RNA sequence: AUUUCAUGCAGAGUGGUUGAGGGACGAGCCCUUUGACGCCACGACAACCGGACAGCUACUAAGUACCGGUGUCAACUCUCUCCUGGAGACAGGGAACAUGAGGU
Numbered sequence: 001a002u003u004u005c006a007u008g009c010a011g012a013g014u015g016g017u018u019g020a021g022g023g024a025c026g027a028g029c030c031c032u033u034u035g036a037c038g039c040c041a042c043g044a045c046a047a048c049c050g051g052a053c054a055g056c057u058a059c060u061a062a063g064u065a066c067c068g069g070u071g072u073c074a075a076c077u078c079u080c081u082c083c084u085g086g087a088g089a090c091a092g093g094g095a096a097c098a099u100g101a102g103g104u
Stems, first nucleotide, its partner, number of pairs: 001104008013042005021031003026080003043073003048069004052064002077096001082093004
């Protein structure tokens, strides 16, 4: 880089530093000098992967969140875009994106 599978309506933030942008892209809407984005420290959430524990005659599944690898901590992936249904509100699906685990 590409591809497969799973998940994406739950959950979780403070301090320091910097100083104007940020929420992937387009549109909307929103956050932001009462300090955004980034970086650092500490913390938290979660349970995808490896281990441990628990469980079992054994194996598997459900489980614990203890150790390690990631991830995450405004808004449903913030909403919509394409298709189907619907008068509409909306519902279902898809695409794209994100994360994890594998393949090439």
Overview:
This is a predicted structure of a 104-nucleotide RNA (SAM riboswitch aptamer (S box leader)) from Granulicella sapmiensis. The source organism's lineage runs through Bacteria, Pseudomonadati, Terriglobales, Acidobacteriaceae and Granulicella. Its Rfam family is "SAM riboswitch aptamer (S box leader)". Rfam's curators write: The SAM riboswitch is found upstream of a number of genes which code for proteins involved in methionine or cysteine biosynthesis in Gram-positive bacteria. The sequence was found by an Rfam model in a public genome assembly.